[in-house]
RNA sequence: AGAGUUUGAUCCUAGCUCAGGGUGAACGCUGGCGGCGUGGAUAAGGCAUGCAAGUCAAGGGGACCGCAAGGUAACCGGCAGACGAGGUAGUAAUAUACAGGUACGCACCGAAGAGUCUGGCAUAGCUCGUCGAAAGACGGGGUAAUUUCAGAUAGUCUCUCCGGAGUAAAGGAGUAAUCCGCUUUUUGAGCGGCCUGUAGAGCAUCAGCUAGUUGGUAGGGUAAUGGCCUACCAAGGCAGUGACGCUUAGGGGACCUGAGAGGGUGACCCCCACCGAUGGGACUGAGACACGGCCCAUACACCUACGGGUGGCUGCAGUCGAGAAUCUUCCGCAAUGGGCGAAAGCCUGACGGAGCGACGCCGCGUGAUUGAUGAAGUCCUUCGGGACGUAAAGAUCUUUUAUGGGGGAGAAAGUUAUUGAUAGUACCCCAUGAAUAAGAGGCUCCUAACUCUGUGCCAGCAGGAGCGGUAAUACAGAGGCCUCAAGCGUUACCCGGAAUCACUGGGCGUAAAGGGUGUGUAGGCGGCUUUGUUAGUCUUUCGUGAAAGGCCUUUGGCUUAACCAAGGGAGCGCGGGGGAAACGGCAAGGCUUAGAGGAUGCGAGAGGUAAAGGGAACUCAAGGUGUAGGGGUGAAAUCCGUUGAUAUCUUGGGGAACACCAAAUGCGAAGGCACUUUACUGGCGCACUCCUGACGCUGAAACACGAAAGCGUGGGAAUCGAACGGGAUUAGAUACCCCGGUAGUCCACGCCCUAAACGAUGAUAACUGGCUUUAAGGAGUAUCGACCCUCUUUGAGGCGAAGCUAACGCGUUAAGUUAUCCGCCUGGGUAGUACGAUCGCAAGAUUAAAACUCAAAGGAAUAGACGGGGACUUGCACAAGCGGUGGAUCAUGCGGCUCAAUUCGAUGACAAACGAAGAACCUCACCAGGAUUAGAAAUCCAGUGGAAAGCUCUAAGAAACUAGAGCCCCCGAAAGGCUACUGGACAGGUGAUGCAUGGUCGUCGUCAGUUCGUGGCUUGAGUUGUUCCCUUCAGUGGGGUAACGAACGCAACCCUCGUUGCCUGUUUUCUAUGUCAGGCGAGACUGCUCCCUCACGGGAGAGGAAGGUGGGGAUGACGCCAGAUCAGCAUGUCCCUCUGAUAUCCUGGGCUGCACGCAUGAUACAAUGCACGAGACAACGCGCUUGCUAAGGGGUAACCCGGAGCGAAUCGUUAGAAACUCGUGCCCAGUUCGGAUUGAGGUCUGCAACUCGACCUCAUGAAGCCGGAAUCGCUAGUAAUCGCGGGUCAGCUAUACCGCGGUGAAUACGUUCUCAAGUCUUGUACUCACCGCCCGUCAACUCAAGGGAGCCGGGAAUACCCGAAGACCACUUUGUGGUUCACGGUAAGCUCGGUGACAGGGAGUAAGUCGUAACAAGGCACGGGUAGCGGAAGCUGCUCGUG
Repeated sequence: AGAGUUUGAUCCUAGCUCAGGGUGAACGCUGGCGGCGUGGAUAAGGCAUGCAAGUCAAGGGGACCGCAAGGUAACCGGCAGACGAGGUAGUAAUAUACAGGUACGCACCGAAGAGUCUGGCAUAGCUCGUCGAAAGACGGGGUAAUUUCAGAUAGUCUCUCCGGAGUAAAGGAGUAAUCCGCUUUUUGAGCGGCCUGUAGAGCAUCAGCUAGUUGGUAGGGUAAUGGCCUACCAAGGCAGUGACGCUUAGGGGACCUGAGAGGGUGACCCCCACCGAUGGGACUGAGACACGGCCCAUACACCUACGGGUGGCUGCAGUCGAGAAUCUUCCGCAAUGGGCGAAAGCCUGACGGAGCGACGCCGCGUGAUUGAUGAAGUCCUUCGGGACGUAAAGAUCUUUUAUGGGGGAGAAAGUUAUUGAUAGUACCCCAUGAAUAAGAGGCUCCUAACUCUGUGCCAGCAGGAGCGGUAAUACAGAGGCCUCAAGCGUUACCCGGAAUCACUGGGCGUAAAGGGUGUGUAGGCGGCUUUGUUAGUCUUUCGUGAAAGGCCUUUGGCUUAACCAAGGGAGCGCGGGGGAAACGGCAAGGCUUAGAGGAUGCGAGAGGUAAAGGGAACUCAAGGUGUAGGGGUGAAAUCCGUUGAUAUCUUGGGGAACACCAAAUGCGAAGGCACUUUACUGGCGCACUCCUGACGCUGAAACACGAAAGCGUGGGAAUCGAACGGGAUUAGAUACCCCGGUAGUCCACGCCCUAAACGAUGAUAACUGGCUUUAAGGAGUAUCGACCCUCUUUGAGGCGAAGCUAACGCGUUAAGUUAUCCGCCUGGGUAGUACGAUCGCAAGAUUAAAACUCAAAGGAAUAGACGGGGACUUGCACAAGCGGUGGAUCAUGCGGCUCAAUUCGAUGACAAACGAAGAACCUCACCAGGAUUAGAAAUCCAGUGGAAAGCUCUAAGAAACUAGAGCCCCCGAAAGGCUACUGGACAGGUGAUGCAUGGUCGUCGUCAGUUCGUGGCUUGAGUUGUUCCCUUCAGUGGGGUAACGAACGCAACCCUCGUUGCCUGUUUUCUAUGUCAGGCGAGACUGCUCCCUCACGGGAGAGGAAGGUGGGGAUGACGCCAGAUCAGCAUGUCCCUCUGAUAUCCUGGGCUGCACGCAUGAUACAAUGCACGAGACAACGCGCUUGCUAAGGGGUAACCCGGAGCGAAUCGUUAGAAACUCGUGCCCAGUUCGGAUUGAGGUCUGCAACUCGACCUCAUGAAGCCGGAAUCGCUAGUAAUCGCGGGUCAGCUAUACCGCGGUGAAUACGUUCUCAAGUCUUGUACUCACCGCCCGUCAACUCAAGGGAGCCGGGAAUACCCGAAGACCACUUUGUGGUUCACGGUAAGCUCGGUGACAGGGAGUAAGUCGUAACAAGGCACGGGUAGCGGAAGCUGCUCGUG
């Protein structure tokens, strides 16, 4: 000293949380010793038992014991008991602290003076008697004193009219000296009473309080002042500087924290106050209204013979209760202190000590040195090793501590003696033996410290952020590590961090926050100057500021420390004295260059109030003309109209608003103000002098004004128009649109008092560069005058230096720099709500919370994405065309269904003739059944055998396989090789996870984009570059430019086709040429001409085989979709396999199953055709694993026989390619179209064509006559159409796929629309990015608060009744009465709390219902106020804001 947390990222604002310190603590785990402290915070709840205040025999008389000396102790008397000890209930001031004052008092103590004479009456004890259970009480008798009464004296004292009057006493001890006393006075010390000032809690949702109240006079009372009390008189007193009320609370020294200022606390120790079961009261006394005294009342408890009595732990221990929680019924008066006493002494739960509790602070220990094979074990591992770790073991040593034994204090001061609770303690010495002694919390980040296993959004963790859904450093366990340590953590509370209430030290345009505006009271602040003064201010000195404590400092005592002791310093503040006079105050005076106001003269203006007048438009009525529509909308309809509308003309009535001028204009305090004129009236600006002389600024409270809507009463009513009715739209439409339409809109008077009442920016004053526009005035210049130009004052705007700001932005009209005053803010929600109060006719307004809940809510800016935002551009995207699909039949694939199985994957575009370039067996992963188990195949090791394997045959069997027979019967010198079997390591898996992966691929998209370095800008995210202009297919090129360069893409380089030169080569019957093939070149570059252009480039043309990238291909940027694939391959992890498997083998079946739906194709529906006959013209390819197979022959044909030639420019496929051409037939029909389906007979491949092959022949001859909504491809050698070849392959279900050539079009005006893409820009509440976000009702559950018929309880006060004890008064007398008053009762309220049927709102809760309000122009721009309406968000009217 900071850190985490809002975001995709950033800056800011703001809250929440953490790291530090503390405690009279408690709880969890753990626990060796000592010292010093500390320990009932809750129930001021109740208490058993013991003790905590007595003492004096030298005040008194007696009683008892004793022979006596003497002792014991009751009673009278004296002193003490008012201290000490405890507690904090009450108390917000009768308290406390500090500083002062005096109308006062004082027992004991100190100093000083004087005195102490005479006499009397009682009474307890005692004795006698009586009552009572007891406690106790009563009566008779007699008695003493330092008890008490009367008198004398009076220096002193009190009163005084200054003459005088009045007031005391007690003795005792001692042989005595003398001592202790007594009375009175003065004084001191100390203690106390009373008074004053200042200070110190919350609430204003407590704003008015007060009748002894405020003052006076007289009296009473007191130690003393005083309404302290009484009578009378007056009507005062207090209060926004907070009275009164309510709630809470003992105050201070101090303690904790903090850099400080502050904030919090009031345990232990000290001072003060108050209390003593609760309430009241007095007595005694120097002192009390008295903790361990008295009286009364009340509650509670106890005793009782039921008649009556007794008690007060908030003293020390202890007990019960309540509680998270707080100790021994200990020892001693040895010390210190207190009471009494002449003293000895007695008393002392004050105190001194011990005990218990890790409750806190401090100190010590739990061993030290050495010890590597880095043991064992555990954990991890890349299997090599690494860690625990010199740690252990082992060896050597020490003895703090512990245990045992011995010695043993100081504290003691009295004068000799006597006297120690602590304590046989501290301390010292000796002995024994590492012996008796380590845990707690944590390890994702904040925050020091990481791995394995288990678990699988489960169990759980958590202070915040957040972890956990199969690879969790975050859960649980383990190992390791980190921190502290006899403790460690948790919880609660306080301060800090928090500048997060900001005095030091914050803010208010948009984050929370400027009052709607003015006038103005109190208050705050205030121009120049003179004099005086000094309560502010400054300075100096004195007093005080208790001690303890803390801070600085000098020392000392316990072994050290904590702890304790002695001394010095400092010390906020308050008070007294002296001084100063700048500032401020006060008083008096002066001034006017600046403040403010007034006068004079000009000036502008929608400033206000009232009245009068005007035209346009609208509507209504009447009349004329005139005829079928009008109106309205996206399109319609409701509606009006043949009873004559709309349109048009004339006349009349009515109400409301004032076009053009008009503008960034003007005026006003704001709201607001606009036709013209008049009357009255407020404010403002300028100019020049004059006057007043600080008269000023601000401004709680108060008062006034205050849009629209709304309310009341009465008018008025043309338009518009909430509500309402109807028509549409729609899934619905309580809306948007349309037709009507009531309140209202207008006027007068009276209310309401709110707005996004906004510049979201309070008022005033001063200062600080400018440029420019405009309104009003003035001066100069100019002019005849005006305009123009220059300067200046006051307003209203734009852009901008400095500066400020989180940024946006503001910027002489400040959001800059200063000063004064006012208002307001302190996380979001709850909520501008509840309750209360004030105002209002009401609606409602103003003031204004909390519980609970969240970790955010927010501002500005950034990059994206998106928009039913904009601009530009591109694309077979649309349009223009050609041909299709969707309808039929069939083929193929998919879904679904079925099945023992119909294996699996792929599912919008980017799955569906896809993986599959060939499912009868095999493939094969699926199903049924039968088999094998270290395995069908691989590697290694060990052992055994030398053959085994293989081939042929036989038997069972569906086969695998098993059994048997035969043929064969190892190689090598050895090592070994090969092979079989056995055993062991291991194999195997088309099993799971493509969301663990590699690799590969699809898509956007062959779209033109995507980035980097350096530099610049920005607080930053980021930006610039890459934007802009022209251009291009292109981020292609050029120009410009805070950028300059570069990379991946584009283009080019590569292949191929088209033209051509040269060379080489085979083949074509030979040669040459040519064709063809290969190689090396040439050619095309906007090169040339014209036009446009700065340039780049574009347009037209020529030449040329080819012209502007010549056509085609290969080539696919950064990335996106957790896209696809674990079944092509590879691969992590998991799973199955010592019992018959998810591995492996075999037979058969299945992948081909069929009501149906979808996709891709084939063939058609015919005459531009079909059939038959004849005749033409290709190219790419392929071929000997027995392949292509000719000629020839057979068969109607598929095919068969045959076998020449060819490993292919030679042979074969190959042929007649087909469409095409020619000829003939068909004549528009379900046909000579179409060929599905089916029957029969064959051919071929193959171990095998039943499920389930292809082909041939004959026969059969279905649907179909051009296809709904919708939808696809294609821009030239393209579409369309025609055939040919190849791969896979034994064969084939190929109509698929990959290629080849033949014939060979149409159209593109153009970019409005659909889709997609790109660039720039705009808005955003989206960033999982619009398939986004998000609002409200309803339904379910939970929670807190408010209302509430009531019910219950507490508190304070009032009125009345009753009225104990006591006090006072009166009368009489030994009581009675009166006054006052506690408790209690009655009454109506006030206030606080608990509970409460019920109703309403609020908050929360992975996946409920209804809609879609908001965010984009959010699909009707949104929002504020108000009013009405509606399931709900909401809609509509009026007015206002732009957010």